Model confidence (mean pLDDT): 82 of 100. Predicted 3D model of a 352-nucleotide part of an RNA (small-subunit ribosomal RNA, central domain) from Gomphonema parvulum. A source record names the gene rrnS. Lineage of the source: Eukaryota > Ochrophyta > Bacillariophycidae > Gomphonemataceae > Gomphonema. RNAcentral holds the full RNA, with entries from ENA and SILVA. It matches the Rfam family "Bacterial small subunit ribosomal RNA". Gene Ontology terms of the family: ribosome and structural constituent of ribosome.
Context: one part of a larger RNA
Parts: sequence; structure tokens; C1' cells
RNA sequence: UUGGGCGUAAAGAGUCCGUAGACGGUAAAGUAAGUUACUAGUUAAAAUUUAAAGCCUAACUUUAAAUCAGCUUUUAAUACUGCUUUACUUGAGUUUUAUAUGGAAGAGUAGAAUUUUAUAUGAAAGGGUAAAAUCUAAAUAUAUAUAAAGGAAUACCAGUAGCGAAGGCGACUCUUUGAUAAAAACUGACGUUAAGGGACGAAAGUAUGGGGAGCAAACAGGAUUAGAUACCCUGGUAGUCCAUACUGUAAAUUCUGAGUGCUGUAAUUUAAUGUAAGUUAAACUUAUUUAGAUUUUUAAGCUAACGCCAUAAGCACUCCGCCUGAGGAGUACGAUCGCAAGGUUGGAACUC
Repeated sequence: UUGGGCGUAAAGAGUCCGUAGACGGUAAAGUAAGUUACUAGUUAAAAUUUAAAGCCUAACUUUAAAUCAGCUUUUAAUACUGCUUUACUUGAGUUUUAUAUGGAAGAGUAGAAUUUUAUAUGAAAGGGUAAAAUCUAAAUAUAUAUAAAGGAAUACCAGUAGCGAAGGCGACUCUUUGAUAAAAACUGACGUUAAGGGACGAAAGUAUGGGGAGCAAACAGGAUUAGAUACCCUGGUAGUCCAUACUGUAAAUUCUGAGUGCUGUAAUUUAAUGUAAGUUAAACUUAUUUAGAUUUUUAAGCUAACGCCAUAAGCACUCCGCCUGAGGAGUACGAUCGCAAGGUUGGAACUC
């Protein structure tokens, strides 16, 4: 390199947008670049292959012939691809209408609970554990009542439910805004994928300034223990929260890249002023149609097996990423990004 692969054996980038490139719907006309056929030239000889001849045979030598292929050239063909032009609507998109949805950002509001403070009542314990102790308490705690402050999170509803590209998103109201689903009209291939590139990206962490109720790395003490730099307990600082920058990683997992088409049977679920029937106060129930989404069971098929099975790991096509024994090692060196911590890229010797 060919070939083979990527759910669990090595292997799908955390996710999306998008440039180059690659690939690309239906119909017609033109062109003839790719493509196919033909003509001519050339590709030294030797070598190779085939058929003869010469030496006793082989090696060897001599003679003759040859396809295929490359480049240039002539004349044609036009199915497919390309290019040019014209048209189409099913791919893709736009607008309008009404409904649904924890999608996003900003502003405001609310009620529980924890803690603290003040006042009052009250008077000896409280707290904690397997059991204790450290700890709090006559400087009046714990408890009860009232009031206030402050921060963080939103019980029930809540669902294998919903939304989002992923990370993720749950009190309520308003403003701005995105997506999807239905119908009608419009544009007319405007599409798919995507190297580089860009944007987003949990938690922890970093910088500056705020904030700080609860929780809580580090740390201190009490226990446990042979020891206990732990598990348990009492405290407790960063942090957790907000604003603005950075970091750019996770078992970032469905361990399953994106897109399109096709392939059997059941059950569930969401939407549609849909269709039909029934009951009716609203509205609901049953059946059915269309289109999403989300789950379950299984046929064929696939798979090493487990299992997957219309949301495929089935049957096909297009494009990208990635893999090639284990360790050394996601290390060293170099480059690059970062304030740092570190990230990205990424070996070899050697050992088995």
C1' cells in the first nucleotide's frame, strides 16, 4: 500500500456552525472535456513471451513474430459524468395563521426551611454516637413565642413525561428571543458532509471586585485503632453564590459520527379547530388518519458471543474522524495555547 475494522476486544473527535475539497433530485436541448471505437506516428538495441534453426542435450547463440500499454494524431459515437442554457417540484428553505413545550438571556416578586440578632417566657441541661468525648450552657444555653437581618435553593406537582447541538435546563410574573410539530402560499436543487478555521462547552481550578446563610477540601481537636496523616463526632478556611475575564478538560457514555433511502408483526406515548361514533354543562371516551418524539417485546437479517432489531449493531450510498500486540507512555523532546495549574500535538531506545 492492498485488504480489514471502530457497542463490550485497539479504534466515533465533548457538541455544533462552516471555508476549501468530495459527493449530489426530475425533464429537455446544445457541447464533446472525461469516456468508447477507429486511423497514423512514436516508445533504440539487448532483455521478456511465442515459433523455428544451430551445437549429442541443457545453458547458450541465431532468425522470425507478437499482444497489452503510454504519449501524440485522424475521423466518428453520445448512454453515463462534466460544462452551458431552459423548465419542474418531491429534497432544502421563506412567509402567514393558531396551539403546546423545566430551550436561552434580562428584570422583578413570593412562600417554606436553616442560621444569626433583639425582646419575652422559662430554668438545667443541650448536643452528639454503636458507645463516648472534644463542644455549647447560671456571662441563662437548648426549648417556646414575636420581630428583624441575610444568603442560597425552589418541597408537593414530577412522569421510562418535556425542551436543548452538546454541556445542560424545574417556584411565579413580565420583556426580548430560538427550535419543533399542522395547514396554505411562495422560492426553485438554493442540498449532504466537512480537512484547516470559528463558537459553545459539567465540576474543579485561576485573576479582580463583591457576597458569605447552609454545606464544606485544607486545617485543629475528640474518638476508634497495634498505628489511623482515614472511615465516626465537634469545629472550620478556601470554595460553593454574583459580575467580568481565563481555563477547555470528564466514565463530556447510547462507551454506538453526520446525512439519505429501503426492509415484517405487536403494545405505549405526544400533537393536529384532523375524520367517524357515543355521552354531554364544560368537556371527555372509543375507533381511525397523518406527522414528531420517547419506551417495551419480537421475526427476517446481522454478530465471536452477549446482544442489536425501523431511534439497527439489518440492506445500501455519500462525506468526515479514528485503529493496527502489551508495557515504556499519553511519558520525553520540539512546537503551540495558558497568569498559573496545565491543555493540544506526540515519539524512540529498552523489556516481554